[in-house]
RNA sequence: AAGUAUAUAAUAGCGCCAGAACUUAUUUGUAAGUUGACGAGGAUGGGGAGUAUCGAAUAUUCGGCGGAUGUCCCACGGUAUCACACUACCGAAAAAGAUUGGCAAAACUAGAAAGUGAUUUUUAGAACAAAUUCAAUCGGGUGUGUCCU
Numbered sequence: 001a002a003g004u005a006u007a008u009a010a011u012a013g014c015g016c017c018a019g020a021a022c023u024u025a026u027u028u029g030u031a032a033g034u035u036g037a038c039g040a041g042g043a044u045g046g047g048g049a050g051u052a053u054c055g056a057a058u059a060u061u062c063g064g065c066g067g068a069u070g071u072c073c074c075a076c077g078g079u080a081u082c083a084c085a086c087u088a089c090c091g092a093a094a095a096a097g098a099u100u101g102g103c104a105a106a107a108c109u110a111g112a113a114a115g116u117g118a119u120u121u122u123u124a125g126a127a128c129a130a131a132u133u134c135a136a137u138c139g140g141g142u143g144u145g146u147c148c149u
Stems, first nucleotide, its partner, number of pairs: 014066004019062001020035006038055003044075005076091005082145005097138005108125007
């Protein structure tokens, strides 16, 4: 130095890089590096498939591989006047839907540090979204039984 085993911590616009672009060296053959997603949002359990929400950006945030809270099925649970069954829609803030309201960080500007360089880390400044959740208002079955009238 590598490998193996164990333990801990961190990361889902998350991780990696062989296409591509760029930098340095150069014996012009190549070698070694750099870049390769900005936040918001999202987890009942199991399984399947597999390009899985929203906008921002001077748009390589291209391309590829792996993964992922999404999605489909089942189970469990919740709501639909009380109970049960079925049905529908959802997931422990647990109907779809409608109207209104509300919520960023990069980028940018000016610096600091590291590096030959591409570039990387970081400080300060003033901003600008949409969807989901959330808040307010509206907005729901069939059958049997029970209670009340």
Predicted 3D model of a 149-nucleotide RNA (glmS glucosamine-6-phosphate activated ribozyme aptamer) from Clostridium bornimense. Rfam family: glmS glucosamine-6-phosphate activated ribozyme aptamer. Gene Ontology terms of the family: catalytic activity and regulation of gene expression. The RNAcentral record of the sequence draws on Rfam and Ribocentre. Of the family's consensus pairs, 88% are formed in the model.